[in-house]
């Protein structure tokens, strides 16, 4: 230094779900503001399975205790998703958008 993991930054690619509906504003439409249902998961966020672990009882186990182990039971801790939840976002296009390539920066490890 490669590579490797993390964060950025360019760039292509990139799903789902009602241009609902009523008033208001507008020359009209869309935004925007308030209301009324219907959905959607892929920003962001919420939960938690198995394992690991604390305490507490009980049992069993070493001739007896006592230490140590071993199981069970109770309340805790920690613990993953592209599951879940639908808070927050989103349902015509546009923007966003998990993800995944390429290229490039810094930072870390290694040698």
């Nucleotide at each position: 230094a490669u590579a490797c993991a993390c964060a950025c930054u360019g760039u292509g690619a990139g799903a789902g779900a009602g241009a609902a509906u009523c008033g208001g504003u507008u020359u009209a439409a869309a935004c925007c503001c308030g209301g009324u249902c219907g959905c959607c998961g892929a920003a962001g966020g919420u939960g938690c399975a198995a394992g690991c672990u604390g305490c507490g009882c009980a049992g069993c186990u070493c001739g007896c205790c006592a230490c140590g182990g071993c199981u069970g039971c109770a309340c805790g801790g920690u613990g993953a998703c592209a599951c879940u939840c639908u808070c927050a976002g989103g349902c015509a296009a546009a923007a966003g958008g998990a993800u995944c390539g390429c290229a490039g920066u810094g930072u870390g490890c290694u040698g």